[in-house]
RNA sequence: GCGCCCGUAGUCUAGGGGAAGGACGCCGGCCUGCCAAGCCGGAGGUCCCGGGUUCGAAUCCCGGCGGGCGCA
Numbered sequence: 001g002c003g004c005c006c007g008u009a010g011u012c013u014a015g016g017g018g019a020a021g022g023a024c025g026c027c028g029g030c031c032u033g034c035c036a037a038g039c040c041g042g043a044g045g046u047c048c049c050g051g052g053u054u055c056g057a058a059u060c061c062c063g064g065c066g067g068g069c070g071c072a
Base pairs, nucleotide, nucleotide: 001071002070003069004068005067006066007065010024011023012022013021018055026042027041028040029039030038048064049063050062051061052060
């Protein structure tokens, strides 16, 4: 330099046009003599950035940035 894949909450991850769900973690409550475990509830995400298409974009298209793999 070229090609392919990936980027979603603090972490890991699902969702591939009708607007984001789970696990762990965090906060509160129940339980316990206290803690842990368990049970119930809650907060937290301009979906990497900019443009385009569309009534509507995390999702499709273009460009950029970052990461991984392969070929030179």